[in-house]
Predicted 3D model of a 1549-nucleotide RNA (small-subunit ribosomal RNA) from an uncultured bacterium. Rfam family: Bacterial small subunit ribosomal RNA. Its family is annotated with ribosome and structural constituent of ribosome in the Gene Ontology.
């Protein structure tokens, strides 16, 4: 820091996924030891138990028992004393409102932060002043008596207080009136002074005797300490107000009656409609009111370069809540977590009458869940309540336990050790790797274990002691302070320490195709599986599963989940809108934003500077302390905020003043299809009247359907009507878009030019709003001529709901009034400004010049093209930007699902607009590059059409294939480029197939081991179809050694028995090599360097010509170069040298029936060797002074002279694993080997190559010429004989220019058939031979004789061929024992015709063009149907859950009234009795829960309809992409099984 995925690449756009860091985690595998943290994120769900707030006897009364002990009683017991003024209980006082838990409501002043309170309150503490005087009546507790099952009540009596009440004093309290006096927000507040009214208390504990009294000691008294009152002050804690700030949804847009405010009052510590009565009608809202949904808020905390995001657990602030709703009491403080009442639900008790309860306290339970701990120790220490205080309470806390949940930190040893051990695992079989790793020697000793010592946390309080000080009459006491002693430890015998033994107890987990570090073997075979994203897996997987072995982490390791990062992918920092999403159809104008020059002033914004504050803790620095680290103290910085104060005045805002360059108004012109309305004109359709006049018109590719003898079309001439205005006519004008088009008139909006002049910023933009808006639809009348959806018929089609034709009805027109969309496009919002030029055009001004009009010059506006920089991915845009800058609005955010549902608005309808999500893919795009293709477009080739000749498709018959048969019919080839093809020879053999018999170290190699001379080999003979088996007579060989006859030893060969292994035409040509075919002998395919392009790539190779050719020229940011092309290489054809035998024979000689026959020649032919010629060299024209063309001379041959070998990059996974090699897999008494028979030759049929025909250019006799090119020893055979013949017999002669094969045939010649299924044709079939062979029956070939089929020239379609070719005619040869040879590869002989030309078919080359194709058009795709699975959407309706509004009923309770019943304290009275005041009751407002009724909101479910997604090989079509075969697409409307199709208008994408 980026990285992978769209594509054949390549740039961009863009989404998905990756690599990081984090966690209150959870699983999965594994798991030594410590530290330090942390641990119900879910059901705020239900709880058993026990424990979580008491405490004080120095405030009060009263008071126990168990037991002990004394004495009394015989004994029950009875007194007494201790236990003890203790336990429990009351009265009363502080304290239960603090600590603890938990995040449920809460969208709020709840919470942050900053202010306010002159609008408050504050127990306990602290400080200052005063004071604490006198009195009076009562009740708990105790007794008693009742009621209850029980909780618990009641009646009656006794008594105390720091409990309750009166009374008395009283500052500076409180109210009230008077007055001064500072403040001050003008409301009102502090300060003072007098008057007057009014308001307190409580004692408790020591200790003394100075002073009275009794007089010992005690009281009264004094003292101390403590409590209380009152008042003032202080801290401290809260209460209330305000400014900011604090999710999401607008598919939530309108909310509100105590509602907003005012008076008055009520309440309250205190403001405030907080509550009530009145008046008034107000108040909130787009700067988001109400409504919804989410959610405790902050310090932080995770993450990030930052800015942001996301979160808010532990710990601290604050809040809120305590089963659920509501209430209020008491109190300093509460509507109170372990208090009350009441109303619900739930549990539990019960004697059915009633009663108890509240773990989001701390363990624990159960339950929910992926998941989250001990019913533990102690109050030793911090902390908190009580208490004088000892102490007592504390589940807060300190500590322990569980738990790898997390972060630290340690350990699992260390050195040495190469025969590179043994195993494993690969391996090209040499070897490599685990790997110094192991064993083996040497060592250390952390942890874990033993043994043993062994801290700190503890220092107060309090006692005692002993000083000192205060206070006091006091050497009492008390209070303080100091030393000194004493006394306190849960954790815990823990941390740490030594010592002891001993390498001994301690590693695993994921990954290893790419991103991504790490590779190879077996297993499997699109299974089984993997998988975060590309994606692996269909017989060699580095991706699945195991193993080696690596790699990365390590007491962890992966994996899910979440959160931020990458993501500049919500773009403040830091993004975009021509085509990739993405400018509203346009304007007009409201709020808002934003705004031209000068000057003054203010100081809201801005800026500095200082003060508050910004809690601690976190984070950061520095430092210390646990051995270190985590962890934890101390100390700074830091806290970008927020307030308050001074100050600055450039900028922005505001006030004042001024200006004129922006706007804008007034005067003069010209230009226009701008608007609207009213008249009017002509052509031309159609109609209708008449007239001339006949038979056809119409229409298409071709018809037809239509019209016409009732008289059309076509002409004339008159007539009606409706639309819509040729020419001009123009990237002309003109308007905001939409859009406007004949003349005239009327009204009427912009806009451009000139020129003075006046306003004096008056401006730009514009959320909403309001307006105009093409077609086409929609209502209401009106028109209606033409066109025309629909629709009918006629066509074409497989089918045509369609393209074409005839009709033709809405609507097209008009008025009124809706609708509100379009490719409503430049696919480009509006404004100013600034930034090279050229060239055209429209509309105006000016100079020049001119008679004058053009021209020409500048200037302004407007509308086009071309191009600088400049900018974009490219394409392109470039003064009319897409450039470079500001203003302000509108829009975007992967792709389908959707411009779809709900919802809301607006429309008569038709739909408009606003506008999602479930789900789904890893892509969708954009530009552009290279190719292929196109029923695209030039240019040119080819037996490619066309001309031509001659075939095939029809017959017979032959060979191949399908196909079917069959025990097998072995196999492979399959458009061209498979099918007379591997096979250039299948009767056995081959042969790979089928039956059947047989062998197993094998029919063959090679190595080892053992054994073996009567061994190896083997003859009779047996059994068999043979292969095979038994059988054994005979009976070896090579080498060495010794005796050396011949034999013995030893070795080899051989065989035998065995392991190695052979062997396999078994698979797999999609694992290969090697050759082959194929495009195509097609002109082409590429490279170096340059240079242009981000790039893919382009240039080069394109472009003018030319060529058979990327031949050659000329151009040309390209200059070279290489495979190819062409030449070189062979053969034919001419000529020359050389040589001449087995070729030849002109001359000379012989010489034969005839012949080079023979001597000889070396001259021809001819052979085979060199060599020569052809080069567009020559002329002449053409052409660019070229390359080349086209004639023409020469010449054997001319423009590549014929032919032939040569086949570029590459493509078809083409083709062969059965020629041959080969990986891999498979079989090994068989899938190997041998053998017999048989198949490979089968046949209803089909297709392909071929023979042969059909006949007279023929056939048939019969004479008779002329090749070439092979071949021949297990071979070619001559001559002669025999046979009708095939063939025998024969054997000369030849390893061949010498001898055979050999006879060339068509042709000539001369004869007969005379057009017939023939004297054409020759299948077939009989019958007789012949030949090869071991063998011809499946199953040869040939001979005679006979037999005589279809065929009389071939439909659709289809093949070769441009010259010595086709066509016809025959000859050779490989293969071969023969042979199915009509095939194949040679050869030669006779020897034509056509070719306008390149629209058209097929193939190809070049350039170009479009493309949505790249497996490339045999591509790509689309929508119905149909099947499966999956979300959603309406739904008759059901359920549930908030919730609004209207009523009913109404619990506790406050408050307000009444209170005839009850009632000490104070008053009046001698009582009795009244007063006053209070209660109990009961009324009344409010009031929770509950109940009616009617609305809304969310969710659940719900027969059915609906459409949408997704899904290897279903259906129908072809709608789209190439002019996609009707150019495509938008908007609307209509119609069609579907895609669609058609009308209208509209865009070019």
């Nucleotide at each position: 820091a980026g990285a992978g995925u769209u594509u054949g690449a390549u740039c961009c756009u863009g989404g998905c996924u990756c690599a990081g860091a984090a966690c209150g985690a959870a699983c999965g595998c594994u798991g030594g030891c410590g530290g330090c943290g942390u641990g119900c994120c879910u059901a705020a769900c239900a709880c058993a138990u026990g424990c979580a707030a008491g405490u004080c006897g120095u405030a009060c009364g009263a008071g126990a028992a168990a037991u002990c002990c004394c004495g009394g009683g015989c004994a029950a017991c009875c007194g007494g004393g201790a236990g003890a003024g203790u336990a429990a209980a009351g009265u009363g006082g502080c304290g239960g409102a603090c600590g603890g838990g938990u995040g449920a409501g809460u969208a709020a002043c709840g919470c942050g932060u900053g202010g306010g309170u002159a609008a408050c309150c504050u127990g306990c503490c602290c400080c200052u002043g005063a004071g604490u005087u006198g009195g009076g009546g009562a009740u708990a507790a105790c007794c008693u008596c009742g009621c209850g099952a029980a909780a618990g009540c009641g009646g009656g009596g006794c008594u105390a207080a720091u409990a309750c009440c009166g009374a008395a004093u009283a500052u500076u309290g409180u109210u009230a009136c008077a007055g001064u006096u500072c403040c001050u927000u003008c409301g009102g507040g502090g300060a003072c002074u007098g008057u007057a009214a009014u308001g307190a208390a409580a004692g408790g504990u020591g200790g003394c005797c100075u002073c009275u009294g009794c007089a010992u000691g005690c009281a009264a008294g004094c003292u101390a300490c403590u409590g209380c009152u009152c008042a003032g002050g202080g801290a401290u804690g809260g209460g209330c107000c305000c400014g900011c700030g604090u999710a999401c949804c607008a598919u939530u847009a309108g909310c509100u009656a105590g509602u907003u405010g005012g008076u008055a009052g009520g309440g309250u510590a205190a403001u405030g409609g907080c509550c009530u009565a009145c008046c008034a009608a107000g108040g909130c809202g787009a700067c988001g009111a109400u409504g919804g949904u989410u959610a405790g808020c902050u310090g932080g905390u995770c993450u990030g370069a930052g800015a942001g995001g996301a979160c808010g657990g532990c710990c601290a602030g604050c809040c809120a809540c305590a089963c659920u709703g509501g209430a209020a009491c008491u109190g300093a403080g509460a509507c109170a977590c372990g208090g009350u009442c009441c109303a619900g639900a739930c549990u539990c008790c019960u004697a059915c009458g009633g009663g108890a309860g509240g773990c989001a306290g701390c363990a624990g339970u159960g339950g929910g869940g992926a998941c989250u701990c001990u019913u533990g120790c102690g109050c030793a220490a911090u902390g908190g309540g009580g208490g004088a205080a000892a102490c007592c309470c504390u589940g807060a806390c300190g500590c322990a336990g569980c738990g790898a949940c997390g972060c630290c930190g340690c350990g699992u040893g260390g050195g040495u050790g190469a025969u590179g051990a043994a195993g494993g695992c690969c391996u090209u079989c040499g070897g490599g790797u685990c790997g110094u790793a192991a064993a083996g020697c040497c060592c250390u000793g952390u942890c874990a274990g033993g043994u043993g010592g062994g801290a700190a946390g503890a220092a107060a309080c309090a006692u005692g002691u002993u000083g000192a000080u205060g206070u006091g009459a006091a050497u009492a006491a008390c209070a303080u302070c100091a030393a000194c002693a004493u006394c306190u430890g849960a954790c815990g015998g823990u941390a740490c320490c030594a010592c002891c033994a001993g390498a001994g107890g301690a590693a695993g987990c994921a990954c290893c195709g790419g991103c991504u570090a790490a590779c190879u073997c077996c297993g499997u075979g699109c299974c089984a599986g993997c998988a975060g994203c590309c994606g692996c897996g269909g017989u060699a997987a580095u991706a699945c599963g195991g193993a080696g072995g690596g790699u990365g982490c390590a007491a962890g390791c992966g994996u899910u989940g979440u959160u931020c990062g990458g993501a500049a992918u919500c773009a403040c920092u830091g993004g975009g809108c021509g085509u990739a999403a993405a400018g509203c159809g346009c304007g007009u104008g409201u709020a808002g934003g934003c705004g031209g020059u000068u000057g003054a002033g203010c100081a809201a914004g801005u800026c500095a500077g200082a003060u508050g504050u910004g809690a601690a803790a976190u984070c950061c620095u520095g430092a210390a302390g646990c051995u270190c680290a985590a962890c934890u103290u101390c100390a700074g910085a830091a806290g970008u905020g927020c307030a308050u104060c001074u100050g600055a005045a450039a900028c922005u805002a505001c006030u004042c003043a001024a200006c004129u360059a922006g706007a804008g108004u007034a005067c003069g012109g010209g230009a226009g299809a701008g608007g609207a309305g009213a008249g009017u004109g002509g052509a031309a359709u159609u109609c209708c009247c008449g007239g001339u006049g006949u038979a056809g018109a119409g229409g298409u590719g071709a018809a037809a359907u239509u019209c016409g003898u009732a008289g059309a079309u076509a002409u004339c001439g008159g007539g009606a009507g409706g639309a819509a205005c040729a020419c001009c006519g123009g990237u002309g004008g003109c308007g905001a878009a939409g859009g406007c088009g004949g003349c005239u008139c009327u009204c009427u909006g912009g806009a451009c030019c000139g020129a003075u002049a006046c306003u004096g910023a008056c401006g730009c933009u514009g959320a909403g709003g309001c307006g105009c808006g093409a077609a086409a639809g929609c209502g209401u009348g009106g028109g209606g001529a033409g066109c025309a959806a629909a629709c009918a018929g006629g066509a074409u089609u497989a089918g045509a709901u369609a393209c074409c034709c005839u009709g033709g009805u809405a609507g097209u027109c008009c008025a009124c009034g809706c609708c509100g969309u379009a490719a409503a496009c430049g696919u480009u919002g509006g404004g100013c400004a600034c930034u090279a030029g050229g060239u055209g055009u429209g509309g105006g001004a000016g100079g020049u010049a001119u008679u004058g009009a053009c021209c020409c010059c500048u200037u302004c506006c407007g509308u086009g093209c071309c191009g600088a920089a400049g900018c974009u991915a490219a394409c392109g845009c470039a003064u009319u930007a897409a450039g470079u800058g500001c203003c302000c609005c509108g829009c975007c955010u992967g792709g389908g699902g959707a411009g779809u549902a709900c919802g809301g608005c607006c429309g008569c309808a038709a739909g408009g607009u606003u506008a999602a999500a479930a789900c789904u893919c890893a892509a969708a795009g954009g530009a552009a590059u290279u190719g292929a293709c196109g029923g695209g477009g030039g240019c040119c080739c080819g037996c490619a059409c066309a001309a031509g000749c001659g075939g095939u498709g029809g017959a017979g018959c032959a060979u191949g294939u399908g196909g079917u048969u069959c025990a097998a019919u072995u196999c492979g080839a399959c458009g061209c480029a498979a099918c007379g093809c591997g096979a250039a020879g299948a009767a056995c053999c081959u042969u790979a197939c089928c039956u059947g018999g047989g062998c197993u170290u094998g029919a063959c190699a090679u190595g080892c081991u053992a054994g073996u001379g009567g061994u190896a080999g083997g003859a009779a003979c047996c059994c068999g179809a043979a292969a095979g088996g038994g059988g054994g007579a005979c009976g070896a060989c090579c080498c060495c050694g010794g005796c050396u006859u011949g034999c013995c030893g030893g070795g080899g060969a051989g065989c035998u028995a065995g392991c190695a292994c052979a062997g396999g035409u078994g698979c797999u040509g999609c694992a290969u090599g090697g050759c082959u075919g194929u495009c195509g002998u097609c002109a082409g395919c590429u490279c170096g360097u340059g240079u242009c392009g981000u790039g893919a790539g382009a240039u080069g190779u394109u472009g003018g010509g030319u060529u058979a050719a990327g031949u050659c020229c000329c151009g040309c940011a390209a200059c070279g170069a290489g495979c190819g092309c062409a030449a070189c290489c062979c053969u034919c054809a001419u000529c020359c040298c050389u040589a001449g035998u087995u070729a030849c024979c002109a001359a000379c000689a012989g010489g034969u029936a005839a012949a080079g026959c023979u001597g000889g020649g070396g001259a021809c032919u001819c052979u085979a060797g060199g060599g020569a010629a052809a080069c567009u060299g020559c002329c002449a024209g053409g052409g660019a002074g070229a390359a080349c063309c086209u004639g023409g001379a020469g010449g054997a041959a001319g423009g590549a002279g014929g032919g032939g070998a040569c086949g570029a990059c590459g493509u078809c996974a083409a083709g062969u694993c059965c020629g041959c090699a080969u990986g891999g897999c498979c079989c090994u008494u068989a899938u190997g080997c041998c053998c017999u028979g048989g198949g490979c030759g089968a046949c209803a049929c089909a297709c392909g190559u071929g023979c042969u025909a059909c006949a007279a250019u023929g056939g048939g006799u019969g004479g008779u010429a002329c090749a070439a090119a092979g071949g021949g020893a297990a071979g070619c055979g001559a001559a002669c004989c025999c046979g009708c013949g095939a063939g025998g017999g024969g054997g000369a002669g030849c390893a061949a220019a010498u001898c055979c094969c050999c006879a060339a045939a068509a042709g000539c010649c001369a004869u007969c058939c005379u057009c017939a299924g023939u004297u054409c044709g020759g299948a077939u079939u009989g019958c007789a031979g012949g030949c090869u062979g071991c063998a011809a029956c499946c199953c040869g070939c040939c001979u005679g004789c006979a037999u005589g089929a279809a065929g009389c020239c071939g439909g659709a379609a289809u093949c070769g061929c441009u010259a010595g070719u086709a066509a016809c005619c025959g000859u050779g040869g490989g293969u071969c024992a023969g042979c199915c040879a009509u095939a194949c590869c040679a050869c030669g002989g006779u020897g034509a015709a056509u070719a306008c030309g390149u629209u058209c078919c097929c193939g190809g080359g070049c350039c170009u063009u479009g493309u949505a194709c790249a497996c490339a058009c045999c591509g790509c795709c689309c929508g119905u149907c149909a099947a499966g699975c999956c979300a959603c959407c309406c739904g008759a309706g059901u359920u549930u859950a908030g919730u609004g509004c209207a009523c009913c009923c109404g619990a506790a309770g406050u408050c307000a009234c009444c209170g005839a019943c009850c009632c000490a304290a104070c008053c009046c009275g001698a009582a009795a009795g009244g007063g006053a005041g209070g209660g109990a009751g009961g009324u009344g407002c409010c009031g929770a829960a509950g109940g009616u009724g009617u609305g809304c909101u969310a969710g659940g479910u719900g027969a059915g309809g609906g459409g949408g997604g997704c899904u290897a090989a279903g259906u129908c079509g072809u709608a789209a992409c190439a002019a996609g075969g009707u150019a495509g697409c938008c908007g609307u409307a209509c119609c069609g099984g579907a895609a669609g199709g058609u009308g209208c208008g509209g865009c070019u994408g």